[in-house]
Context: one part of a larger RNA
RNA sequence: UGACGGGGGCCCACACAAGCGGUGGAGCAUGUGGUUUAAUUCGACGCAACGCGAAGAACCUUACCUGGGCUUGACAUGCACGGGCAACGCGGGUGAAAGCCCGCGCCCUCUUCGGAGUCCGUGCACAGGUGCUGCAUGGCUGUCGUCAGCUCGUGUCGUGAGAUGUUGGGUUAAGUCCCGCAACGAGCGCAACCCCUGCCCCUAGUUACCAGCGGAGAGGCCCUUACGGGCUGAGCCGGGCACUCUGGGGGGACUGCCGGUGCCAAACCGGAGGAAGGUGGGGACGACGUCAAGUCAUCAUGGUCCUUACGCCCAGGGCCACACACGUGCUACAAUGGCGGGGACAGCGGGCUGCGACCCGGCAACGGUGAGCCAAUCCCCAAACCCCGCCUCAGUUCGGAUCGUGGGCUGCAACUCGCCCGCGUGAAGCUGGAAUCGCUAGUAAUCGUGGAUCAGCUACGCCACGGUGAAUACGUUCCCGGGCCU
Numbered sequence: 001u002g003a004c005g006g007g008g009g010c011c012c013a014c015a016c017a018a019g020c021g022g023u024g025g026a027g028c029a030u031g032u033g034g035u036u037u038a039a040u041u042c043g044a045c046g047c048a049a050c051g052c053g054a055a056g057a058a059c060c061u062u063a064c065c066u067g068g069g070c071u072u073g074a075c076a077u078g079c080a081c082g083g084g085c086a087a088c089g090c091g092g093g094u095g096a097a098a099g100c101c102c103g104c105g106c107c108c109u110c111u112u113c114g115g116a117g118u119c120c121g122u123g124c125a126c127a128g129g130u131g132c133u134g135c136a137u138g139g140c141u142g143u144c145g146u147c148a149g150c151u152c153g154u155g156u157c158g159u160g161a162g163a164u165g166u167u168g169g170g171u172u173a174a175g176u177c178c179c180g181c182a183a184c185g186a187g188c189g190c191a192a193c194c195c196c197u198g199c200c201c202c203u204a205g206u207u208a209c210c211a212g213c214g215g216a217g218a219g220g221c222c223c224u225u226a227c228g229g230g231c232u233g234a235g236c237c238g239g240g241c242a243c244u245c246u247g248g249g250g251g252g253a254c255u256g257c258c259g260g261u262g263c264c265a266a267a268c269c270g271g272a273g274g275a276a277g278g279u280g281g282g283g284a285c286g287a288c289g290u291c292a293a294g295u296c297a298u299c300a301u302g303g304u305c306c307u308u309a310c311g312c313c314c315a316g317g318g319c320c321a322c323a324c325a326c327g328u329g330c331u332a333c334a335a336u337g338g339c340g341g342g343g344a345c346a347g348c349g350g351g352c353u354g355c356g357a358c359c360c361g362g363c364a365a366c367g368g369u370g371a372g373c374c375a376a377u378c379c380c381c382a383a384a385c386c387c388c389g390c391c392u393c394a395g396u397u398c399g400g401a402u403c404g405u406g407g408g409c410u411g412c413a414a415c416u417c418g419c420c421c422g423c424g425u426g427a428a429g430c431u432g433g434a435a436u437c438g439c440u441a442g443u444a445a446u447c448g449u450g451g452a453u454c455a456g457c458u459a460c461g462c463c464a465c466g467g468u469g470a471a472u473a474c475g476u477u478c479c480c481g482g483g484c485c486u
Base pairs, nucleotide, nucleotide: 007486008485009484010483011482012481015476016475019439020438021437022436023435026331027330028329029328030327031326032325033324034322035321042053043052064317065316066315067314068313069312070311073126077125078124079123080122081121082120083119084118088105089104090103091102092101093100094099108117109116110115128306129305131304132303133302137300138299139295140294141293142291144289149188150187151186152185153184154183155164156163157162168179169178170177194283195282196281197280199251200250201249202248203247204246205245209240210239213238214237215236219232220231221230222229223228254277257271258270259269260268261267333432337391338390339389340388341387342386343385350379351378354373355372359368360367361366398429403424404423405422406421407420408419409418445468446467447466448465449464450463451462
């Protein structure tokens, strides 16, 4: 000087408390440990590994195993020698394929006619390695922590390490600001500048919108014997740019105003106006550093090791095993519910060998046909919710695991090992011990929707979007983490 203390003082945070919903019990999904295996490839390990790398393991991927094969190699550059004349394509034998062996077609460009380019073979130099070392590294990332800190120049003090500034009194979300002070300034952080959202104005008006309008008009309702008439009116044509909305530009919030407290300060409390207050809400943004934290398997790279193999190709298998143990989730245990019928309202986003309407077939998955859409135009219908009816507390019309069977789709191929549909089967489960997690508002809870990856999908994951929409916070003694002083 720091770090630490079951030392002290001050302060903060879903840290506790207050409250709501979970996990821990069940079934299943998924990751991990363990065990097993020819192999179950590798990495990640308290917080900060474990629905993590993996935003897509049937083959491929794939790095693992078994077996079959290749060696100048799947790929790069160069040299020497020999050969072909194109490159490239086709066929045969063997084979699981790769590979090996054989045959045929085609007959390029430049040229000084030697050759060069190019290809093949042989040889050489080299290639290649997801082999090792993240304790040799770059880059990137996690974490303390969006915490309020971390430093420097000059001056001053101290023999010196160093101190001062940065401590103190207030205040703030904040080393935020004010006051004081041997300090005076400055830098990286905080804040602001950036994006989304909430109010208003201007501008633009198609594919969006329709207040007041015009035209023809499917369909529906009423009157009428009929003819006909009246009302409503999908979609269409015209019209309009007021509204909604979309895109661009601008305004608006600054403790600016009033009162009180305070030191005549910073600021705090209350109020007015306002769509909005005191950082409006959310995001992006992560200081000096810490953990020899993570990654040599994204990539790059020092060293080291392999080099007819630790490289390369192929087929099949494995990564999906299963007595167990743990993490993260989904579905439930029901009546605030389940089932049947009817009715209503979103936002983000995606779409060309793509999204695919209507119609037809099928109980359905789906199939057939294929309008429209390169998309404010088409795909495009949310579900919870509301109304009517059934169920009446039961392992049930709860719950859906498991198994049987029949089918559909993708794909060369669903045995190992895909998803979906129908019928049958209907398991555990009646609110979960010790313990433990999330959340302070459009949040939790709950409901559905879209997207990336992607042929398909083991997605209940992840990322995003909207619908409905709470309870509680006395307080800081205690637990965890953190800041300042001592």
Molecule: small-subunit ribosomal RNA, 3' major domain
Organism: uncultured bacterium